Description: A computed fold for a 74-nucleotide RNA from a Clostridia bacterium, annotated as transfer RNA. Its Rfam family is "tRNA". The family's RNA type in Rfam is transfer RNA. It was read from a public genome assembly. The coordinates come from a structure-prediction model, not an experiment, and the mean pLDDT is 81.
[in-house]
RNA sequence: GAGGGUGUAGCUCAGUUGGUUAGAGUACUUGCUUGACAUGCAAGGGGUCGGUGGUUCGAGCCCACUCAUCCUCA
Repeated sequence: GAGGGUGUAGCUCAGUUGGUUAGAGUACUUGCUUGACAUGCAAGGGGUCGGUGGUUCGAGCCCACUCAUCCUCA
C1' cells in the first nucleotide's frame, strides 16, 4: 500500500426481511431469608448501538467517509 473481519450495558454476547418499548447472562444497588456470611428469591439503576454524514415515513440493521483492533497479501 491492497483486501477482509470485529466494534451494542462495567464484562461476555444476542438482535430475523429496516418497523411500534434495544435485550440476555454476569456484575452492581436495595429488600426478604440467616445469629452472621454465602446460597437462594424479589425489585431496581445502568446504553443514545465506535464517530460523522447520507438514504428512508422510519436505521443497531442499508450506503459513504473516518477511528480503534485483528487477520491475509504485497